[in-house]
Context: one part of a larger RNA
């Protein structure tokens, strides 16, 4: 634990699917749980609350009413919610025509750069810096030609562009396969939404074991710099970066903004469609659907923004905050070879 809130002040779960439970569209009939409304019995006494009385008055105390909001029972209402039965077609969603995509997984295939090897020209240099040195070169480098090897990335196209739920995805072909969108009837006939736990996928770094290694580069070596310089700059370099398979489960996993549904000025790009007009064909011009930007009105905001992609007005369900520090710590559970992840306080202090 009322409330008030989560875009930047404490708060959106890293995503999606999903159980259980919440919450759900039009219409018609029934039922009466929930609702409403009588009735009856209870709901002790006292007190409390009105009123009238008794003690000189007060406090006290006495009568008498109300009250006691509730709880059984039982009559009756049927508007809303429930729950039965029936129907509908506007949410859902299925066929059917098209289309767009750097969605995913395999497999082949390709060019350019890089290093390294070979061989030809060639000769004293190269390189690196702010200067410089360590560093390679006369045993022939650097430069250029030619041949070959390996290995990882895919230039320009390329865009506030496209795809995906997120994480992520960009070279070309194939095969497999997931989702979207739009356009017309037709079908199902509320089948939806949302989602405690739960599963599954999750970026780099690291982990196992087994390849691979071309560049690059934690760790480590040297060389400057410096008062020093466990650095930033130079030469080097092992992990690692790449594959298979299996773990890990974090992130400034961001839009710092949960989903879903509906309402509420326009303007202007730009991706995907559809219909009209135009054209030989376009281009273009109107207008709709569906993504994706920038401006902006009203509204909102602490303010800066946001503004039909909402933080605007409304509903539904979920997660989260509730002063800083101590602390994402200990402690005990779980999870993982591990690293360490979840899950999470309190003494104390300001």
């Nucleotide at each position: 634990u009322u409330g008030g809130g989560c875009g930047u002040a404490a708060a959106g779960g890293g995503u999606c699917c999903g159980u259980a439970g919440g919450c759900g569209g039009u219409c018609c009939g029934g039922a009466a749980a929930g609702u409403u409304g009588g009735a009856u019995g209870u709901g002790a006494a006292a007190g409390c609350c009105u009123g009238c009385a008794g003690c000189u008055u007060a406090a006290c105390u006495g009568c008498a009413g109300a009250a006691c909001u509730g709880c059984a029972u039982u009559c009756a209402a049927a508007a809303c919610u429930u729950c039965c039965a029936g129907a509908c077609u506007c949410g859902a969603g299925u066929u059917u025509g098209a289309g767009a995509g750097g969605g995913g997984u395999a497999a082949a295939g390709g060019g350019a750069a890089u290093u390294c090897c070979c061989g030809g020209u060639g000769u004293a240099a190269g390189g690196g810096u702010g200067a410089a040195a360590u560093c390679u070169g006369c045993a022939g480098a650097u430069a250029u030609c030619g041949g070959g090897a390996a290995g990882a990335a895919c230039a320009c196209c390329a865009g506030u562009c496209g795809c995906g739920a997120a994480g992520g995805c960009g070279c070309u072909u194939u095969a497999c396969u997931g989702g979207c969108u739009c356009a017309c009837a037709a079908c199902u006939g509320a089948c939806g939404c949302u989602g405690a736990g739960g599963g599954a996928c999750g970026a780099a770094a690291g982990c196992u074991a087994g390849g691979g290694u071309a560049g690059c580069a934690a760790a480590c070596g040297g060389g400057a710099u410096u008062a020093g310089a466990u650095a930033c700059c130079c030469c080097g370099g092992u992990a690692g970066u790449c594959c298979u398979a299996g773990c890990c489960g974090u992130a400034a996993a961001c839009g710092a903004u949960g989903a879903u549904c509906a309402c509420u000025a326009g303007g202007u790009g730009u991706c995907g469609g559809g219909a009209g007009g135009g054209u030989u064909a376009a281009a273009c011009c109107u207008u709709u659907c569906g993504g994706u930007g920038c401006c902006g009105c009203a509204g909102c905001u602490a303010a800066c923004g946001c503004a039909u992609u909402a933080a605007g007005u409304g509903a539904u369900c979920c997660g989260c905050c509730u002063g800083g520090g101590g602390a994402g710590u200990a402690c005990g559970g779980u999870c993982g070879c591990a690293a360490g992840g979840c899950u999470g306080a309190a003494a104390c202090u300001c």